Record summary
The prediction has a mean pLDDT of 82. The part of an RNA shown here (small-subunit ribosomal RNA, central domain) has 352 nucleotides and comes from an uncultured bacterium. Its Rfam family is "Bacterial small subunit ribosomal RNA". The full RNA is in RNAcentral, with records from ENA.

[in-house]
Context: one part of a larger RNA
RNA sequence: CUGUGGGUAAAGGGAGCGCAGGCGGCAUGGCACGUCUGGUGUGAAAACCCGGGGCUCUCCCCUCCGGAGUGCAUUGGAAACUGACUGGCGGUGAGUGCUGAAGAGGACAGUGGAACUCCAUGUGUAGCGGUGGAAUGCGUAGAUAUAUGGAAGAACCCCCGUGGCGAAGGCGGCUGUCUGGUCUGCAACUGACGCUGAGGCUCGAAAGCAUGGGUAGCGAACAGGAUUAGAUACCCUGGUAGUCCAUCCCGUAAACGAUGAGUGAUAGGUGUGGAGGGUCUCCGCCUCUUCAGUGCCGGAGCUAACGCAUUAAGCACUCCGCGUGGGGAGUGCGACCGCAAGGUUGAAUCUC
Repeated sequence: CUGUGGGUAAAGGGAGCGCAGGCGGCAUGGCACGUCUGGUGUGAAAACCCGGGGCUCUCCCCUCCGGAGUGCAUUGGAAACUGACUGGCGGUGAGUGCUGAAGAGGACAGUGGAACUCCAUGUGUAGCGGUGGAAUGCGUAGAUAUAUGGAAGAACCCCCGUGGCGAAGGCGGCUGUCUGGUCUGCAACUGACGCUGAGGCUCGAAAGCAUGGGUAGCGAACAGGAUUAGAUACCCUGGUAGUCCAUCCCGUAAACGAUGAGUGAUAGGUGUGGAGGGUCUCCGCCUCUUCAGUGCCGGAGCUAACGCAUUAAGCACUCCGCGUGGGGAGUGCGACCGCAAGGUUGAAUCUC
């Protein structure tokens, strides 16, 4: 437990699409389900409330009259709101069209340079490497260094920016093909087609799993060297899975803005990226203004404070998810999903 909350105290689902459901623009007409209002019937008695009587005056008890019984049924009325119905509306919400615009949005294919490593050859000689200092390690079978040529894999320096794009996860060399979304302006078209969304479906970093490839660098595990009282670590030398590709699975993260989605209105100031208009013959510059982003500062208001503050944590409404003392425990059991790892749902005894 009809309450009150959720940035940080417990609490926003990782994200989207969307059936049911809930909620929903402007104006009119009639209807009358909800709503409001009147009548009638019923709503047993006791109990309750008001007034009176009796007893042992007040409480209790007995009794009489009245009320209430917020409900149900039936019948009459009202039409603001809601509703179903009918026919409408557009500067408006939503969508389409046309017009331009920006972008690491996605998929596939191709391609480029630098660097690391390895291989071959030349030059060259005793060291190299590494650390706090060392050692393991590599090197006279010629290393390190340097030059030329070659191979392979992975990642894309500068540009790069509280810059951009995406629902989130996330996305960064260059070119092409295919493709999603967004924004400005116009106001031609549709005419409320909308918002949210339990279940459901889809997407979902890293790690991990399966099969087949690939493997330069890095590097769990592992081995060795150090450090140390010890050192199953931090440091060093190596190094397997993995990291990469294709196909399939897993479905979790401090999946964070620790802040669900949508709508409306509510002081300003200043950056930044996109777009538009005015001024100017044009460009450029300056100035102004308007949209949709992204930051900072700040007022009212809010907040336990920190802080938030037109990108709200302020003022309101709609819908969904969630919390209700700490531990036990995100455990056990059951169910569902998974190849497994495990995931989702999710207690109790006991204890403070």